[in-house]
Order: sequence, then structure tokens, then C1' cells
RNA sequence: CGUAUACUAUCGCUGAGUUCCAAUGGAAGCGGAGGACCCAAUCAAUUGGGGUGAAUCGUCGAGGUGUCUCGACGUAGGGAUCCUACUCCCGAAUCCGUCAGCUAACUCCGUAAGCGUGUAGGCAGGUUCG
Repeated sequence: CGUAUACUAUCGCUGAGUUCCAAUGGAAGCGGAGGACCCAAUCAAUUGGGGUGAAUCGUCGAGGUGUCUCGACGUAGGGAUCCUACUCCCGAAUCCGUCAGCUAACUCCGUAAGCGUGUAGGCAGGUUCG
């Protein structure tokens, strides 16, 4: 001097998941669900139906022969603070339990978890030092 790994602090990212207090808890903020009239819907479904979430929908192959499971390639959609161009990444998981359209009043619930995703130009904001 360079590379790799681990830890700590700062900074930053996905996300509603932050701030304050006299702090076993309670507030504010943000987020979600249930819930009238009106409107919408009105057949038959157990192969039920519905919610959170960007995470839907296809084609092909294998297994299974009812749904489905696994894999590959795409895709609605989403992310890299914001805009443009390029580049890269995600396109899951889970909950309710036969039940829920919208929905004022009203009722209930959450405030986690996981990470280090760019280049150029522009516009804002923040942090640190002096």
C1' cells in the first nucleotide's frame, strides 16, 4: 500500500414501524381491520371465502393424476432519498377460520423484522468538523 473476514460507532436503505413522558406502562404521529342509510351485489360453488404485502399472471418440464409440489424462462407490479438516462435487484411469505362489499358514528389492533443496491447530471434535505 492492497485484499478478505469479524466486531464497534457513525451514516444510510426496504418497511406503517417514529417521537415524547413522571417510563413494568401511557400519549402523540403513522399504519391496518371490523362496522349503517345510500350505492353496489343478488345463479351455482368445499375445488369455500377473505386479509396484510410490490409480490400478480402466464408458458414449458418433471412428479402426482383432484387440487397441487418442485424447477426454468418471462410478466402485472415494486426498490436503489426525489427527477432524467443507463445499470442492477425483488417479483416472497404469512394470517383469519366457513365469516367480513362500500361505509358516518363507533369498536379493535400494530408500531416489527431485515440489511449496506450503483454511475452521470439536476433539485432539495440531513450529518460531521471548523
Predicted 3D model of a 130-nucleotide RNA (c-di-AMP riboswitch aptamer (ydaO/yuaA leader)) from Alicyclobacillus contaminans DSM 17975. The coordinates come from a structure-prediction model, not an experiment, and the mean pLDDT is 79. The organism belongs to Paenalicyclobacillus contaminans, within Bacteria.